Overview: This is a predicted complex of two RNAs, RNase P RNA and transfer RNA, with 443 nucleotides together.
RNA sequence: AAAGUGGAUCAAGCGAUCGCGCGUCGCGCUUACGUGCGAAGCGAGGAAAGUCCGGACUCCAAAGGACGAGGUGGCCGUUAACGACGGCUCCGAGUGAUCGGGGGAAAGUACCACAGAAAUGACACCGCCUGCCGCUCCUGCGGUCGGUAAGGUUGAAAUGGCGAGGUAAGAGCUCACCGGUUCGCCAGUGAUGGCGAACGCAUGGCAAACCCCACCUGGAGCAAGGCCAAAUAGGAGGGCUGGGUGGUCCGCCCAUGGCCCUCGGGUAAGGUCGCUAGAUCUCUUGAGUAAUCAAGGGACAAGAUGAAUGAUCGCUGUGGCCCAUCGUAUGGGUUACGACAGAAUCCGGCUUACCGAUCCACUUUAGCC
RNA sequence: CGGGGCGUAGCGCAGCCUGGUAGCGCACCUGCCUUGGGCGCAGGGGGUCGGAAGUUCGAAUCUUCUCGCCCCGA
Numbered sequence: 001a002a003a004g005u006g007g008a009u010c011a012a013g014c015g016a017u018c019g020c021g022c023g024u025c026g027c028g029c030u031u032a033c034g035u036g037c038g039a040a041g042c043g044a045g046g047a048a049a050g051u052c053c054g055g056a057c058u059c060c061a062a063a064g065g066a067c068g069a070g071g072u073g074g075c076c077g078u079u080a081a082c083g084a085c086g087g088c089u090c091c092g093a094g095u096g097a098u099c100g101g102g103g104g105a106a107a108g109u110a111c112c113a114c115a116g117a118a119a120u121g122a123c124a125c126c127g128c129c130u131g132c133c134g135c136u137c138c139u140g141c142g143g144u145c146g147g148u149a150a151g152g153u154u155g156a157a158a159u160g161g162c163g164a165g166g167u168a169a170g171a172g173c174u175c176a177c178c179g180g181u182u183c184g185c186c187a188g189u190g191a192u193g194g195c196g197a198a199c200g201c202a203u204g205g206c207a208a209a210c211c212c213c214a215c216c217u218g219g220a221g222c223a224a225g226g227c228c229a230a231a232u233a234g235g236a237g238g239g240c241u242g243g244g245u246g247g248u249c250c251g252c253c254c255a256u257g258g259c260c261c262u263c264g265g266g267u268a269a270g271g272u273c274g275c276u277a278g279a280u281c282u283c284u285u286g287a288g289u290a291a292u293c294a295a296g297g298g299a300c301a302a303g304a305u306g307a308a309u310g311a312u313c314g315c316u317g318u319g320g321c322c323c324a325u326c327g328u329a330u331g332g333g334u335u336a337c338g339a340c341a342g343a344a345u346c347c348g349g350c351u352u353a354c355c356g357a358u359c360c361a362c363u364u365u366a367g368c369c
Numbered sequence: 370c371g372g373g374g375c376g377u378a379g380c381g382c383a384g385c386c387u388g389g390u391a392g393c394g395c396a397c398c399u400g401c402c403u404u405g406g407g408c409g410c411a412g413g414g415g416g417u418c419g420g421a422a423g424u425u426c427g428a429a430u431c432u433u434c435u436c437g438c439c440c441c442g443a
C1' cells in the first nucleotide's frame, strides 16, 4: 500500500424568536373543581420498531399437588431472570485474523421416493472360483451342488480405509499404519484431552418425526388493578347448589336463599391514581482472563391519552462541487447536514432497518528501511 | 396488550398435518364442428409455491427471521 477480520463511538454544536406538551413559582378571577396572564425549567432513539425471549409490578390463594402441554439442550461461570452474555472444549469452513454449529440412533416405533441384486432381520444381478456332469477343435464352452464380497452397475447413503501377506477365488482370514469401541491410569471443577491395554470392528441416516434423558415453566396482563362520579329502569330467554381460580382433576377462596349466564336497555369519545427515582445514568478505584461484581463521588433525564416534542434565522464545524495561486496548502464562492425511524407501565436481551463519519486491535500478500 | 389465519398459473382454490410426480375449475392458445360467432369435442402452453437463511441426500411442506393482508378478544 492493497485485500480483509473483529470491536467501539457519533447520529453536527451553540444562541435567538415564534408555536406545542408537562411540572414548579407568582399574580388575578372563581364557594370549589378549575381557568387566564407572566417568569424560569424540562421535552424521543440506537434502534423508541418487530413484539421473539426473560423479569419487575398488579389481580386471581402467600400459587399448592398430580397428569397433560410447552420450552431449553457440549461444560463451567455471570445475572433479578433468560433461549441473553463471557471463558473453555469438540466438530466443520477459511492460508490466516476469524466465523458457524453442539444431549441421546447398542430402549422402542415410523420413514428412507426414483434407481439398484440389495435400503436394515442386509443381500446376490453381472462377475470370480473349487468340485461334479455333458460336449470339445483340448485353448475352452454349457449345465449344476456350493464358496465369495475383491471388481462392475445404482444411489444422498452399500456394513471401516489403504497396502502387504494369504487363498481355488476371496474375505480383518492374518499383519503394519490410520479411524473406531470398551476398560484402566494421569491432567482438569467439568465438557474434554493425553498415555497404555484389550477388541478385528459388533453399532447406516433421520429426533427443526414420534420418543428417551436432564432442567425450567400456575394463569392473565397497565384496557393489569384501586378510588370517585353516573348508571344498573321496564323487560325477554336459559341454567342451578352455585360462582371464581380459562388445559383436566384434586385442592383452595367466596356465597349460602336466591344466584349466575346471554340478549336487550342505560351512562360515558367519564375523571383520577397507577405514571415514571430506577436490577437508573455517569466518573474513579479495586477484584476477576472475561461476562460481571463491590466501594466511593456526582446527576435527575419526556410522561402525552383524537395522543406534545415543530418552524425560521445567525455563528461555528464537517462533507461534496467550482474558482484563484508553481504548489503539498491557503483563501473565496456555492450546496448539503441527508438514512432508518418516532416514546405510551418499566427494565435486561435478541432480531430486523439504516445516510455517512471517526477510532482501536488483528490477519494475509508484496516491497522498502 | 394478547391471540389466530392467509400468501401456490391471469382469477378462485387443493396439495402442507404424514418431505420425493406441483394439480383442479374458469380464463388463454391451436385444430375440428358452424355460412359466421357461441356452445360442444380433441390437444396444448403457462407457476421454480411472498422473501431470506437453516435442517435434510432432497423443502410448497419442517425450523428461524422477515414482508404484506385479513379476523378476533380485553
Base pairs, nucleotide, nucleotide: 001365002364003363004362005361006360007359008358009357010356012316013315014314015313016312017311018310020043021042022041024039025038026037027036028035029034045340049351050350052349053348054347055346056345057221058220059219060218064250065249066248067247069217070216071215072214073213074088075087076086077085078084089102090101091100092099093098103212104211108210109209111205112204125152126151127148128147129146131144132143133142134141135140160178161177163175164174165173179201180199181198182197183196184195185194186193187192225273226272227271228270235263236262237261238260239259240258242254243253244252245251280299281298282297283296284295285294286293287292317337318336319335320334321333322332323331324330325329370442371441372440373439374438375437376436379395380394381393382392389426397413398412399411400410401409419435420434421433422432423431
About this RNA
Rfam match: Bacterial RNase P class A. By type it is a ribozyme.